The part of an RNA shown here (small-subunit ribosomal RNA, 3' major domain) has 455 nucleotides and comes from an uncultured bacterium.
Context: one part of a larger RNA
RNA sequence: UGACGGGGGCCCGCACAAGCAGCGGAGCGUGUGGUUUAAUUCGAGGCAACACGAAGAACCUUACCCAGGCUUGACAUGACGGUGCAGGCGGCGGAAACGUCGCGGCCUUCGAGGGACCGUCACAGGUGCUGCAUGGCUGUCGUCAGCUCGUGUCGUGAGAUGUUGGGUUAAGUCCCGCAACGAGCGCAACCCCUGCGGUUAGUUACCCGUGUCUAACCGGACCGCCCUUCGGGGAGGAAGGCGGGGAUGACGUCAAGUCCGCAUGGCCCUGACGCCUGGGGCGACACACACGCUACAAUGGCGCCGACAAUGCGUCGCUACCGCGUAAGCGGGCGCAAAUCGCCAAACGGCGUCUCAGUGCAGAUCGGGGGCUGCAACUCGCCCCCGUGAAGGCGGAGUUGCUAGUAACCGCGUAUCAGCCAUGGCGCGGUGAAUACGUACCCGGGCCUUGUACA
Numbered sequence: 001u002g003a004c005g006g007g008g009g010c011c012c013g014c015a016c017a018a019g020c021a022g023c024g025g026a027g028c029g030u031g032u033g034g035u036u037u038a039a040u041u042c043g044a045g046g047c048a049a050c051a052c053g054a055a056g057a058a059c060c061u062u063a064c065c066c067a068g069g070c071u072u073g074a075c076a077u078g079a080c081g082g083u084g085c086a087g088g089c090g091g092c093g094g095a096a097a098c099g100u101c102g103c104g105g106c107c108u109u110c111g112a113g114g115g116a117c118c119g120u121c122a123c124a125g126g127u128g129c130u131g132c133a134u135g136g137c138u139g140u141c142g143u144c145a146g147c148u149c150g151u152g153u154c155g156u157g158a159g160a161u162g163u164u165g166g167g168u169u170a171a172g173u174c175c176c177g178c179a180a181c182g183a184g185c186g187c188a189a190c191c192c193c194u195g196c197g198g199u200u201a202g203u204u205a206c207c208c209g210u211g212u213c214u215a216a217c218c219g220g221a222c223c224g225c226c227c228u229u230c231g232g233g234g235a236g237g238a239a240g241g242c243g244g245g246g247a248u249g250a251c252g253u254c255a256a257g258u259c260c261g262c263a264u265g266g267c268c269c270u271g272a273c274g275c276c277u278g279g280g281g282c283g284a285c286a287c288a289c290a291c292g293c294u295a296c297a298a299u300g301g302c303g304c305c306g307a308c309a310a311u312g313c314g315u316c317g318c319u320a321c322c323g324c325g326u327a328a329g330c331g332g333g334c335g336c337a338a339a340u341c342g343c344c345a346a347a348c349g350g351c352g353u354c355u356c357a358g359u360g361c362a363g364a365u366c367g368g369g370g371g372c373u374g375c376a377a378c379u380c381g382c383c384c385c386c387g388u389g390a391a392g393g394c395g396g397a398g399u400u401g402c403u404a405g406u407a408a409c410c411g412c413g414u415a416u417c418a419g420c421c422a423u424g425g426c427g428c429g430g431u432g433a434a435u436a437c438g439u440a441c442c443c444g445g446g447c448c449u450u451g452u453a454c455a
């Protein structure tokens, strides 16, 4: 000087408390450990690994296993030598890859010139190892309020001062004081979205000439005004004292994560640790954990009727409407490269029914039938219908999220994507709470101070 303390003082944070909804019990989905396996590819490991890399594992993907094949190689550049010659079509062997036989065969200045192929050689190739050799990127402490520098001053020196102190703030935010005076990276502001108003424009929308709306610009809030005991209160206003949300992450810490995104040093493989193909595996299952979904019902289930969104997406597409089918869907078919057409709500409201029961709750599991995508749904897809109807009576110790348009409840969209194991991720709107006395305690953090045999 730091770090640490079951030392002290001051102060923050859904940290506790106060509340609401959960998780931990059940069934199922997914991830992981373990076990199993020919293989169950690899990575991630307290917070900060475990619906994480996976924003799409039937083949492909695929890195794993088994089998069959290739060797200048699936791909790049260059050199030498050779060839009427590849792709394509057909026959045979084969599961395919591939092998083999035949046919055919581009441009041309006709020169084996271009291109192609064959042989040879340099080389290619490796998701093989090392994230303790690295770049880049990322997580985390932490949106925490801190981290430093120049000059000066003090100290033999490490270093101190500034940055401490009194107030104040969300803030090293600002004010005052002070051997300090300034400055930098952070904070804040500048950026984006949203809440109010105006102007312009009018494709779209509709009431057909308006401006719901769309989108471009501008205004508006700055402690500006009033009171004040300086804490605060009030007026006006759509909005106040950071209006709400986002982007933005200082010096650094964890030899944190990633050599399997990519790049890259070193090491290793080279008729294989490279490459192609068929099939299998990544989907196994006595168990254990993590994140979720659905429930255990009457504030509910079911039937009929009625209403109201937003974000987005759509031509290999979204598909109105009509017909067929109980339905998934199929057959026709209008419009739309889309403010123009389409995808398009549910919770909710009305009426009826069920009457507390493992039920008209719940839907796992299994049997049967069908539809769709795709070369192909056995391992291993999704959907529909009929039947079957399991556990489950609100969950031990413990534990999570959330302070307002939030939690909770409700549905909708979308990336990936042929299809989909999505109950996941990222968004969107609809309905819409309770509670916060307080800071003793648990966790994390900031400043000052104290002790130390630690660095």
Base pairs, nucleotide, nucleotide: 001455002454003452004451005450007449008448009447010446011445012444013443015439016438019402020401021400022399023398026294027293028292029291030290031289032288033287034285035284042053043052064280065279066278067277068276069275070274073123077122078121079120080119081118082117083116085115088103089102090101091100092099093098106114107113125269126268128267129266130265134263135262136258137257138256139254141252146185147184148183149182150181151180152161153160154159165176166175167174191246192245193244194243196219197218198217199216200215201214202213205210206209222240225234226233227232283421296395300354301353302352303351304350305349306348312343313342314341317336318335321332322331323330324329361392366387367386368385369384370383371382372381408431409430410429411428412427413426414425

Model confidence (mean pLDDT): 84 of 100. Rfam family: Bacterial small subunit ribosomal RNA.